[in-house]
């Protein structure tokens, strides 16, 4: 400098051809289990879906341009 890719919850990751309420483990918290702890059972919190534009009746999905972070080329 030039080419692919990844970015979603504290972390590891789903999410279909764009379609009406963004999910799952793990992790925290609360409750039941137990003398107690652990394991297990149920419940709850927890997200501007990397930024900022466009498209579009509608966008995590398309599309530009931007930051990060990987990987290959010179």
């Nucleotide at each position: 400098g030039g080419g692919c890719g990844a970015a979603u919850a504290g972390c590891u990751c789903a999410g279909u051809u764009g379609g009406u309420u963004a999910g799952a483990g793990c992790a925290u918290c609360c409750g039941g289990u137990u003398u107690a702890c652990a394991u297990c059972c149920g419940g709850a919190a927890g997200g501007u879906c990397g930024u900022a534009g466009g498209u579009u009746c509608g966008a995590c999905c398309c599309c530009u341009a931007c930051u990060u972070c990987g990987c290959c080329c010179a």